Transfer RNA from a Thermoplasmata archaeon, 73 nucleotides, folded computationally. The sequence is in RNAcentral, with records from ENA. The prediction has a mean pLDDT of 86. Its Rfam family is "tRNA".
[in-house]
RNA sequence: GGGAGCAUGGUGUAGCCAGGCAUCAUAGCGGGCUCCAGACCCGCUGACCUGGGUUCGAAUCCCAGUGCUCCCA
Numbered sequence: 001g002g003g004a005g006c007a008u009g010g011u012g013u014a015g016c017c018a019g020g021c022a023u024c025a026u027a028g029c030g031g032g033c034u035c036c037a038g039a040c041c042c043g044c045u046g047a048c049c050u051g052g053g054u055u056c057g058a059a060u061c062c063c064a065g066u067g068c069u070c071c072c073a
Stems, first nucleotide, its partner, number of pairs: 001072007010026003020056001028044005049065005
């Protein structure tokens, strides 16, 4: 210098191709159970890397950027 992949709650992830309520687990908080705690059960909270564009509507499509990883030179 050229090319590819990835970025979603505190953590790990599904959803993206094919636009329409953001999934599950774990953690945290509250409750149940228990003599207490753990385990188990119920409920709640919390996220789309940044900016712009397209669209009635964008995590998803397009452009640019940032960060990480890999390949070629």